RNA sequence: GCCAGUGUAGCUCAGUUGGUAGAGCAAGCGUUUCGUAAUCGCUAGGUCGUCAGUUCAAUCCUGACCACUGGCU
Numbered sequence: 001g002c003c004a005g006u007g008u009a010g011c012u013c014a015g016u017u018g019g020u021a022g023a024g025c026a027a028g029c030g031u032u033u034c035g036u037a038a039u040c041g042c043u044a045g046g047u048c049g050u051c052a053g054u055u056c057a058a059u060c061c062u063g064a065c066c067a068c069u070g071g072c073u
Base pairs, nucleotide, nucleotide: 001072002071003070004069005068006067007066010025011024012023013022019056027043028042029041030040049065050064051063052062053061
C1' cells in the first nucleotide's frame, strides 16, 4: 500500500425482509436467613463507533472517516 471482518448497557454477546433494542453477568432496592452467601422479585443503565446520503421511517441499506483484528505484498 491492497483486501476482508468487527464496533450494540460497566463486561460477554443476541437482534431485525427497515417500523422508536434485548439476554446473561455486574450494580441498586426488596425477599429469605440468627447472620453471611446462595435463591427469588423489581429497578436503573444505550443519541446501536463518528459524519453525511436514501427513505414517511435507519442499529439494519449506501458512502466517507475513526479504532481494533486478520490476510496479502

Transfer RNA from a bacterium, 73 nucleotides, folded computationally. The sequence is in RNAcentral, with records from ENA. Model confidence (mean pLDDT): 80 of 100. Its Rfam family is "tRNA". Rfam links the family to the GO term triplet codon-amino acid adaptor activity.